Predicted 3D model of a 71-nucleotide RNA (transfer RNA) from a bacterium. The coordinates come from a structure-prediction model, not an experiment, and the mean pLDDT is 83. Rfam family: tRNA. Rfam's curators write: Transfer RNA (tRNA) molecules are approximately 80 nucleotides in length.

RNA sequence: GGGCCUAUAGUUUAGUGGUAGAACACCGCCUUUGCAAGGCGGGGGCGGCAGUUCGAUUCUGCCUAGGUCCA
Numbered sequence: 001g002g003g004c005c006u007a008u009a010g011u012u013u014a015g016u017g018g019u020a021g022a023a024c025a026c027c028g029c030c031u032u033u034g035c036a037a038g039g040c041g042g043g044g045g046c047g048g049c050a051g052u053u054c055g056a057u058u059c060u061g062c063c064u065a066g067g068u069c070c071a
Stems, first nucleotide, its partner, number of pairs: 001070007010024004018054001026042005047063005
């Protein structure tokens, strides 16, 4: 320098064009003499910039970061 793959919540991840979900973690309440466990509820997320589309996490291009292969 070039090819390919990946990027969604603090972490691990689901989601193949039409309201972004789960588990753990965090916060509140209940329960306990107290802690843990358990139950109920809550906050928090699509790497960046453009393009296509009525509509983009999803499709396309470039950039950034990581991984891998070739030179």